[in-house]
Annotation
SAM riboswitch aptamer (S box leader), 99 nucleotides, folded computationally. The prediction has a mean pLDDT of 85.

RNA sequence: AACUUAUCAAGAGAGGCUGAGGGAACAGGCCCUGUGACGCCCGGCAACCUGCGCGUUUGCGUAAGGUGCCAAUUCCUGCGGGGAACCGAAAGAUAAGCG
Numbered sequence: 001a002a003c004u005u006a007u008c009a010a011g012a013g014a015g016g017c018u019g020a021g022g023g024a025a026c027a028g029g030c031c032c033u034g035u036g037a038c039g040c041c042c043g044g045c046a047a048c049c050u051g052c053g054c055g056u057u058u059g060c061g062u063a064a065g066g067u068g069c070c071a072a073u074u075c076c077u078g079c080g081g082g083g084a085a086c087c088g089a090a091a092g093a094u095a096a097g098c099g
Stems, first nucleotide, its partner, number of pairs: 003097006013042001015041003021032003026078004043070003048066003051062004074091001079088003
């Protein structure tokens, strides 16, 4: 790399540095951005894994450690079903495992 399983409608600063772009990829939309994006630091959110405490039916809490995340549903559509709402798939992201 690939594979397996789970989750993806909630949550997260009017801080510092930087300085033009950004929203995964392609296409089409629609947005964010100099009242400063992206990125980095700090801060925060969450609670998948470990730890710790309690309980004991696979539960609850905590948040120290390992990740992750902090505009918009995974921003929307792109395949299938449906009149539509919406549902499913694919792709993607994250975690744990396998390798």